[in-house]
Context: one part of a larger RNA
RNA sequence: GCCAGGGAGUUUAUCUUUGUGGCAAGGUUAACUUAUUAAGAAGGUAACCAAAGCGAAAGCAAUUAGCCCGCAAGUAAUGAGGGGCAGGGUAUGAAAAUGCCUGUAGUCACAAGGAUAAGACCCGAAACCGGUCGAUCUAAUCCUGAGCAAGGUGAAGCGGGGGUAAAACCUCGUGGAGGCCUGCAGAGAUACUGUGUGCAAGCGUUCUUCUGACUUGGGAUUAGGGGUGAAAAGCCAAUCGAGACCGGUGAUAGCUGGUUCCUGCCGAAGUUGGCCGUAGUCAAGCCUUGACUGAGACCAUUGGUCUUGUAGAGAUACGGAUUUGGGAUUUAGGGGAAGAAAUUCCUCGGUUUCUUGUCCAACUCCAAAUGGAUCCAAUGUCGUAGAAGUCAGGAGACGGGGCUUUGGGGUAAGCUCAAAGUCCGAGAGGGGAACAACCCAGACUUAGUUAAGGUCCCUAAAUAUUGAUUAAGUGUUAACGGUUAAAAGGUGUCUGUGUCCUGAGACAGUGGGGAGGUUGGCUUAGAAGCAGCCAUCCUUUAAAAAGUGCGUAACAGCUUACCCAUCAAGGACGCGGGUCCUGAAAAUGGACGGGGCUAAAUCAAUUACCGAUACUAUAGGCAGCUCAAAAAGCUGUGAUAGGCAGGCAUCCUGCUUGGAUAGAAUUUUUCGCGUGAGCGAGAGAGGACCGAGUAGGAAAGAAGAUCCUGGU
Numbered sequence: 001g002c003c004a005g006g007g008a009g010u011u012u013a014u015c016u017u018u019g020u021g022g023c024a025a026g027g028u029u030a031a032c033u034u035a036u037u038a039a040g041a042a043g044g045u046a047a048c049c050a051a052a053g054c055g056a057a058a059g060c061a062a063u064u065a066g067c068c069c070g071c072a073a074g075u076a077a078u079g080a081g082g083g084g085c086a087g088g089g090u091a092u093g094a095a096a097a098u099g100c101c102u103g104u105a106g107u108c109a110c111a112a113g114g115a116u117a118a119g120a121c122c123c124g125a126a127a128c129c130g131g132u133c134g135a136u137c138u139a140a141u142c143c144u145g146a147g148c149a150a151g152g153u154g155a156a157g158c159g160g161g162g163g164u165a166a167a168a169c170c171u172c173g174u175g176g177a178g179g180c181c182u183g184c185a186g187a188g189a190u191a192c193u194g195u196g197u198g199c200a201a202g203c204g205u206u207c208u209u210c211u212g213a214c215u216u217g218g219g220a221u222u223a224g225g226g227g228u229g230a231a232a233a234g235c236c237a238a239u240c241g242a243g244a245c246c247g248g249u250g251a252u253a254g255c256u257g258g259u260u261c262c263u264g265c266c267g268a269a270g271u272u273g274g275c276c277g278u279a280g281u282c283a284a285g286c287c288u289u290g291a292c293u294g295a296g297a298c299c300a301u302u303g304g305u306c307u308u309g310u311a312g313a314g315a316u317a318c319g320g321a322u323u324u325g326g327g328a329u330u331u332a333g334g335g336g337a338a339g340a341a342a343u344u345c346c347u348c349g350g351u352u353u354c355u356u357g358u359c360c361a362a363c364u365c366c367a368a369a370u371g372g373a374u375c376c377a378a379u380g381u382c383g384u385a386g387a388a389g390u391c392a393g394g395a396g397a398c399g400g401g402g403c404u405u406u407g408g409g410g411u412a413a414g415c416u417c418a419a420a421g422u423c424c425g426a427g428a429g430g431g432g433a434a435c436a437a438c439c440c441a442g443a444c445u446u447a448g449u450u451a452a453g454g455u456c457c458c459u460a461a462a463u464a465u466u467g468a469u470u471a472a473g474u475g476u477u478a479a480c481g482g483u484u485a486a487a488a489g490g491u492g493u494c495u496g497u498g499u500c501c502u503g504a505g506a507c508a509g510u511g512g513g514g515a516g517g518u519u520g521g522c523u524u525a526g527a528a529g530c531a532g533c534c535a536u537c538c539u540u541u542a543a544a545a546a547g548u549g550c551g552u553a554a555c556a557g558c559u560u561a562c563c564c565a566u567c568a569a570g571g572a573c574g575c576g577g578g579u580c581c582u583g584a585a586a587a588u589g590g591a592c593g594g595g596g597c598u599a600a601a602u603c604a605a606u607u608a609c610c611g612a613u614a615c616u617a618u619a620g621g622c623a624g625c626u627c628a629a630a631a632a633g634c635u636g637u638g639a640u641a642g643g644c645a646g647g648c649a650u651c652c653u654g655c656u657u658g659g660a661u662a663g664a665a666u667u668u669u670u671c672g673c674g675u676g677a678g679c680g681a682g683a684g685a686g687g688a689c690c691g692a693g694u695a696g697g698a699a700a701g702a703a704g705a706u707c708c709u710g711g712u
Stems, first nucleotide, its partner, number of pairs: 001712006011118013026049003032043003036039001053060002063086001066085004073078001087102006121258002124255001128248006139222009148212001150182003153178001157174006186209003191205002194203002224240001226236003261647006271284005286396001287394006296382003300379005305373003312366001313364002319360003325354006333348006400424010429440003444620002446617004453610003456595003462607001464606006475597002488582003492579010509566005515539003520534003545560001549558002621637006648701001650698010666685008
C1' cells in the first nucleotide's frame, strides 16, 4: 500500500420556535398510594404555567367594543381577521405630555429545528498538580579488595679520585627520583564526520594516555524544583532547561486532520462597526424556510425635468508658473557718459500696458460624453396563481483573487491601496499545445445547425479561389502569463505623391573645347584662378568662374563648373505608406505544440466545410402553475458554504399476514425495473431459517482521520 472488521452531532435537564393531538378560561400532575389480568388503570390539587398590568416602592388597577377604512366572501347592504382614530390602567410630571400595558388563549403530551449547562461531533498537544518507584546505567563520596609487559632517561643521596686551610667545586661510579619519555594489557575517543536494518544504537583504520588528580571488582550513601556535577544546563536505568509510573483526566486547544445513503428546490460571503481584536467572535449587510399582509415591484430601454465640474479647452475670467518684442513710467535702485553744477542722455532693473509663445491634482470665463435622482411618463419584465413589505425559525460568511477602465503610492514588480463593471471563488463544455478567472458559452436526456477557433500530416474540415507583398525560415504566436524588441540607420524591395529636366535629345558614359585683358589690386622673398585681404568687371564666344578640387618655392601640370558632338529614353531631388535587413549578448542541445512549410507566411476579398453540454426540435423526463381529470400551454431544471423538502437501506419490538429440506439466509453469475439510494427474477453453490404490510424504537449507512485491530 491493499483487504476484512471497528470508527465521529449522542444523552439528560431547562428555555425557545414550528408541526400534530387532547382539553380549554383553564391546562397538567410530581413524589407517592391502591388493586389487578403485569403494563396499563384508578387515586393523589402539594406544585407549575396561564387568566392584569404599571411602579424602585408605598401602592393603585384596564373598552364587555365608540367612529372610519378595508382583504377573502357577497348582486348589494355588509364585511371574521387586518389597519387607523378615539378611549382606558399605571408610573413620572404643576401641566402639556411621554414610557409600558389594554377589545381573552392557554396548557399538557409527542416529534422536529435551535440555544444553554454538562467531555457535548471524533482523534490530537507542549504543559500543570498529587502520590509512588528508581543511583544494577551514570555523577560524587565512603568502606573493602585488585591491577599496571618491556624498554629509555638517569634527580637527590652515597662512594672513589681530583681540589680547598676547611668548604665550595670538578670528575668517575653507584643509586633509582619523576602527576618524566617510547610502548603492551587497561583506560579513552582526535580524524575519516569511513562504515553501520549488524551478533553489536556498534564496528574499522588512525589517534590520546598508560605509577597516576591512574584504572578496576564487591559493598554502601545522596531522589525530582531534588540529588550529583574539575560546570557541558552534563548525569540521575537507550528518558533530563526538571526522571519514570499511576492518578486529577475525556486537562485545555479561537489550531491541524477526519466526519459514513439518494434525489428534488433555492443558494451566499470574504464588506461596515465593536472587541488585548487581526488564524477568532458579536451586531448589521448578503442566503434560506414559514407565517402575516394585500398592490404594486424592478429600473432594463426611451423621453422629459433636475443635478454635476471630469475629459477637453482656456489664459484680457481669477490664483500660480512662464517666452519674445515694443511703449509708457519710475531718478529717493545699480552702472556708465557729458557737464562747474543744476541737470540731461544711455543701459540694467522695478511697475504698468500692448503684442507674441506656452502650462497646472490642490486654476476655471467655459465645458461634454458618460453618470446620479425618494421625480414624471411610456414601453418591457414580474405580480391577486400573492409582488413589495413586516414578523418569526435556521444558517454560512466576516483570509479573497484575475481581467477591463479610471485614479493614489512606487524606478518597477505575478507590487500595493481604492472605485465601477465582470468573471473565478461556487462554473462543467469548445478554443487558446498544456494552463482558476483570455475568447465562445451557463451543463435534465437524445437528433440536426452553428459560435469562438480552424481546414498539408499528427488531427475533424480547402494542398480552395482572386489580387498583391516578403527571400529574411522574416514568418507560420489574437493577447497574456511564460520575450518580445527600442533609439538610430539601409541606393533591400513594392507603392503613393510633389517639384524640376527631357526626341528643340534629358541622366550616365565617351570624344572635343574649357579662351583673351590678366601674373586683377593689395600683401608678400614669391602670391600667376587655387596662404591671406579687397573687389569680382570687361571682351571673344557654342561655352569657359578674376575660378570646384589636386598640385608647384612660385610658375607649370591634372581636373571641375560651363559648352559642342556622339549615344539614345527616361532622369534628378524631396515627402509619405507597406514589407524586409542591421542594431540583436548566457550559461547541458531545443523549440512555430511537433513534423515540416517559400506557402502550409503576410495583407485585402470571396465561397464551401469542420467545430460545444450554445441554438432548434409537432422527441422525451422532472419541478412549479393554470386544471375535477385528460389534453394543451407557460416558466424553470450548473452549483461550494448553507437553508428547506421527499425518499432508500440496516438492526430490534407490537399487530396483521406469508414463504422454507419439493431447499431459508448467505454467496457466484446473468438479466429486468427505478432519476437514484436500491428493488426483483433465472441458473450454480449452500444446507436452516427468512420475509411483506403497518405502527414504533435506534449503539442505523465509510474511502479517507501519518485512524484502531488483524491479515497479506
Record summary:
Predicted 3D model of a 712-nucleotide part of an RNA (large-subunit ribosomal RNA, domain II) from a sediment metagenome. Rfam family: Bacterial large subunit ribosomal RNA. A reference for the family is Yusupov et al. (2001), "Crystal structure of the ribosome at 5.5 A resolution", Science. The coordinates come from a structure-prediction model, not an experiment, and the mean pLDDT is 80.